[in-house]
RNA sequence: CUUAUCAAGAGCGGCUGAGGGAAUAGGCCCUGUGAAGCCCAGCAACCUAGGUACCCGUAAAAAGGUAGAAAAGGUGCUAAAUCCUACGGAAUUUAAUUCUGAAAGAUGAG
Numbered sequence: 001c002u003u004a005u006c007a008a009g010a011g012c013g014g015c016u017g018a019g020g021g022a023a024u025a026g027g028c029c030c031u032g033u034g035a036a037g038c039c040c041a042g043c044a045a046c047c048u049a050g051g052u053a054c055c056c057g058u059a060a061a062a063a064g065g066u067a068g069a070a071a072a073g074g075u076g077c078u079a080a081a082u083c084c085u086a087c088g089g090a091a092u093u094u095a096a097u098u099c100u101g102a103a104a105g106a107u108g109a110g
Base pairs, nucleotide, nucleotide: 001110002109003108004107005106006105011040013039014038015037019030020029021028024086025085026084027083041078042077043076046074047073048071052067053066054065055064082104087101088100089099090098091097092096
């Protein structure tokens, strides 16, 4: 840079000990009933091993394709929608509410 996803899911564990929710701003939250970090455990199914069924193919196979499972491996994740808003559009309405697109970001694959 391209592309897919981002309202689901997952801890009453151990160590440690003060911050944390990406950045800026505003809000709203979490936190000594233990933040962040590390370990363990778990979740998920992005890349997928192995396996199954079917298609295709063949003399028979292999190779190839599709599907639903699965979970050994590579990542990721485990408060709140990516916590909400910021820029644009629409509806209601009268100064807010709802919907929606973008931007920014996160993660995977390339």